[in-house]
Context: one part of a larger RNA
RNA sequence: CUGGGCGUAAAGCGCGCGUAGGCGGUUUGUUAAGUCAGAUGUGAAAGUCCAUGGCUCAACCAUGGAAGUGCAUUUGAAACUGGCAGACUUGAGUAUUGGAGGGGGUAGUGGAAUUCCCGGUGUAGAGGUGAAAUUCGUAGAUAUCGGGAGGAAUACCGGUGGCGAAGGCGACUACCUGGCCAAAUACUGACGCUGAGGUGCGAAAGCGUGGGGAGCAAACAGGAUUAGAUACCCUGGUAGUCCACGCCGUAAACGAUGAGAACUAGGUGUUGGGACGGUUAAUCGUCUCAUUGCCGCAGCUAACGCAUUAAGUUCUCCGCCUGGGGAGUACGGUCGCAAGAUUAAAACUC
Repeated sequence: CUGGGCGUAAAGCGCGCGUAGGCGGUUUGUUAAGUCAGAUGUGAAAGUCCAUGGCUCAACCAUGGAAGUGCAUUUGAAACUGGCAGACUUGAGUAUUGGAGGGGGUAGUGGAAUUCCCGGUGUAGAGGUGAAAUUCGUAGAUAUCGGGAGGAAUACCGGUGGCGAAGGCGACUACCUGGCCAAAUACUGACGCUGAGGUGCGAAAGCGUGGGGAGCAAACAGGAUUAGAUACCCUGGUAGUCCACGCCGUAAACGAUGAGAACUAGGUGUUGGGACGGUUAAUCGUCUCAUUGCCGCAGCUAACGCAUUAAGUUCUCCGCCUGGGGAGUACGGUCGCAAGAUUAAAACUC
């Protein structure tokens, strides 16, 4: 290389966009690069295979023939692939009318609660735990009522419900903005799929500068527990959590399941549309498209399980795996302010 694989055994890049490349719908004509057939030349000898012969046989040797996948030239074929020219509409897209949505961004507004401050009432406890103590409180706490400040999060609705490529997104209002679905027509006419490099997005934590800081809370301090307790429990508490701008680029970034397309029993729910029928209407039934769950046949699977949202049957393209440890480490490169990330071995050992 061939081959075998990637839900859980090693293995799907965290997710998009997209360059090169690879692959690509129906049809007509043409071409003849790939493809196929014929001819000619070449394809050294030895070797191999076949036949015959020579050493008494054999090994060995000799002669003749075959074979020689290949290459070049030339003649032809035209189904398939490719090229060129033309056409088509089912793939893809555009327009129209509707629809649902925590999709994204900016600005503003609201209520509940915690904390703090001020004032009133009021008096000796409060808090906390398994039990306590640290802690707060006669300088008036806890409780309760009124007023104020500030930050963060948005109860109920709320749902294997919705939206988003993923990360993720949840009070309300306005503005800006992306995508999706359905129904009918009309238009473009293969404009498509994938995607090495590249480029963008990317939870939390962390970093830089400047703000903000209610609650929570790494670190830290104290109280307990304990043989000890650098913990679990308690009282405090700083970074951080929040905002703006700029970095970082990783996660059990998970469906541990790459993207696209086609085909292959059903049953039953969900959400958003549409059509038809019954009904005065609310609404009910049937069918259908898209979405999201459960159960289940064939088939697949080592089993578990998957099963029209495939892990079934096939095709196209990309990524990745090749015994355990050493090690996702060292060295080098690239990136980063740093933390580190990424790329990625070997000795040795079992």

A computed fold for a 350-nucleotide part of an RNA from a metagenome, annotated as small-subunit ribosomal RNA, central domain.
Its Rfam family is "Bacterial small subunit ribosomal RNA".